Small-subunit ribosomal RNA, 3' major domain from a metagenome, 486 nucleotides, folded computationally. Its mean pLDDT, the model's own confidence on a scale to 100, is 83. It matches the Rfam family "Bacterial small subunit ribosomal RNA". Gene Ontology terms of the family: ribosome and structural constituent of ribosome.

Context: one part of a larger RNA
RNA sequence: UGACGGGGACCCGCACAAGCGGUGGAGCAUGUGGUUUAAUUCGAUGCUACGCGAGGAACCUUACCUGGGCUUGACAUGUAGGAAGUAGGAACCUGAAAGGGGGACGACUUGUUUCAAUCAAGAACCUACACAGGUGCUGCAUGGCUGUCGUCAGCUCGUGUCGUGAGAUAUUGGGUUAAGUCCCGCAACGAGCGCAACCAUCGUCUUUAGUUGCUAGUUAACUUCGGUUAGCGCACUCUAAAGAGACUGCCAGUUUUUUACUGGAGGAAGGAGGAGAUGACGUCAAGUCAGUAUGGCCCUUACGCCCAGGGCGACACACGUGCUACAAUGGUCAGUACAAUGGGUUGCAAUACCGCGAGGUGGAGCCAAUCCCAAAAAGCUGGCCUCAGUUCGGAUUGGAGGCUGCAAUUCGCCUCCAUGAAGCUGGAAUCGCUAGUAACCGCAGAUCAGCCAUGCUGCGGUGAAUACGUUCCCGGGUCUUGUACA
Numbered sequence: 001u002g003a004c005g006g007g008g009a010c011c012c013g014c015a016c017a018a019g020c021g022g023u024g025g026a027g028c029a030u031g032u033g034g035u036u037u038a039a040u041u042c043g044a045u046g047c048u049a050c051g052c053g054a055g056g057a058a059c060c061u062u063a064c065c066u067g068g069g070c071u072u073g074a075c076a077u078g079u080a081g082g083a084a085g086u087a088g089g090a091a092c093c094u095g096a097a098a099g100g101g102g103g104a105c106g107a108c109u110u111g112u113u114u115c116a117a118u119c120a121a122g123a124a125c126c127u128a129c130a131c132a133g134g135u136g137c138u139g140c141a142u143g144g145c146u147g148u149c150g151u152c153a154g155c156u157c158g159u160g161u162c163g164u165g166a167g168a169u170a171u172u173g174g175g176u177u178a179a180g181u182c183c184c185g186c187a188a189c190g191a192g193c194g195c196a197a198c199c200a201u202c203g204u205c206u207u208u209a210g211u212u213g214c215u216a217g218u219u220a221a222c223u224u225c226g227g228u229u230a231g232c233g234c235a236c237u238c239u240a241a242a243g244a245g246a247c248u249g250c251c252a253g254u255u256u257u258u259u260a261c262u263g264g265a266g267g268a269a270g271g272a273g274g275a276g277a278u279g280a281c282g283u284c285a286a287g288u289c290a291g292u293a294u295g296g297c298c299c300u301u302a303c304g305c306c307c308a309g310g311g312c313g314a315c316a317c318a319c320g321u322g323c324u325a326c327a328a329u330g331g332u333c334a335g336u337a338c339a340a341u342g343g344g345u346u347g348c349a350a351u352a353c354c355g356c357g358a359g360g361u362g363g364a365g366c367c368a369a370u371c372c373c374a375a376a377a378a379g380c381u382g383g384c385c386u387c388a389g390u391u392c393g394g395a396u397u398g399g400a401g402g403c404u405g406c407a408a409u410u411c412g413c414c415u416c417c418a419u420g421a422a423g424c425u426g427g428a429a430u431c432g433c434u435a436g437u438a439a440c441c442g443c444a445g446a447u448c449a450g451c452c453a454u455g456c457u458g459c460g461g462u463g464a465a466u467a468c469g470u471u472c473c474c475g476g477g478u479c480u481u482g483u484a485c486a
Base pairs, nucleotide, nucleotide: 001486002485003483004482005481007480008479009478010477011476012475013474015470016469019433020432021431022430023429026324027323028322029321030320031319032318033317034315035314042053043052064310065309066308067307068306069305070304073131077130078129079128080127081126082125088105092101093100094099108122109121110120111119133299134298136297137296138295142293144288145287146286147284149282154193155192156191157190158189159188160169161168162167173184174183175182199276201274202273204244205243206242207241208240209239210238213234214233217232218231219230220229221228222227247270250264251263252262253261254260313452326426330385331384332383333382334381335380336379342373343372344371347366348365352361353360354359392423397418398417399416400415401414402413403412439462440461441460442459443458444457445456
């Protein structure tokens, strides 16, 4: 100087407390461990692995296994030599395919030139050699990127001063803040990386613009007298560009009368308005050689490459993350209302018709503020169910179908009929959340032929309770103290 302490002081955080909802019990989905297996490819392993890499494992993917094949190779560059019906390549044979044979037909570019497959060169081919290739090893050889402490308030430098020196000071102290934020004091004076601000978004207003958007007013036509359509219109909504607006600016109180805090006015918004992007010096030899790059090592008729089938989907069990429930604040049937984000040409697909349905036929419109996906759901109104393993719950299984795709057996999704399991609120323990949040409800998208999505990323609808407080648990910051630790 650090680190540590079941030392002290101060402070903060959904850290506890106060609340709300879960997990842990059940069934299923998914990841992991283990076991099994020819193979169950590899990585990730306290917080910071475990719906993670994987934002799509039937083939492909695919890295694994079994079997069949290839050897200058699926791919790149170069050197030497070679061949002229050359490269390519149909039928046919073999085969699971790949591959192996076969060879009808049959080229390209440039130059010379007799315009001809004549010659030369190239491309392509064959042989040989350099080499290719490796998801083989090492993340403890690395780059780059990432997680975490932590959006925590810290980490340093120059000069000066002090100390023999390591170092100290500044950065400590008194206040204050979300903040090393600011003020005051001070052997320090300044500065840098961080904080904050600058950026984009939401919330208010103004201006500009008015189609594909809007419809107050007005005109016309139609009308089931509710309204619809067309024209005028751009007021309103909206869209998207430019501005305004919030600064403790004003008032009162408290404080050193500084910084600031508390209350108030005005205001759409008030003291960082909400929520993003943004992550200092560093820590964990943290993660990644399987995204790519890359040193070294290793393989080279195989640890490379191609193909078929299988596996990654196994199942006594254990754990994590979720979904659905156990019901009456509910289930079911009928009617009825209100969104936002998005996506669409190898695409989204309306009206109509067929089918109980999944779906099929067909194809208007739309390269989309125009058309379509599209039905929002919870909600509201009414009927039934009356506390039961039930009109709860839907696992499992049988049958019949639909769709995608070369192909759904291992191993897809969906529909209908039948079946109708566990489950009556979950031990010890444990998680999330402070407001448009939790909880509940649906919608969209990426990936994608299809889909094992209950995942992920977004979007809106309904919309709470509680916080006395900081003694305690956990994590962190500052000062101080002890230490036989570095």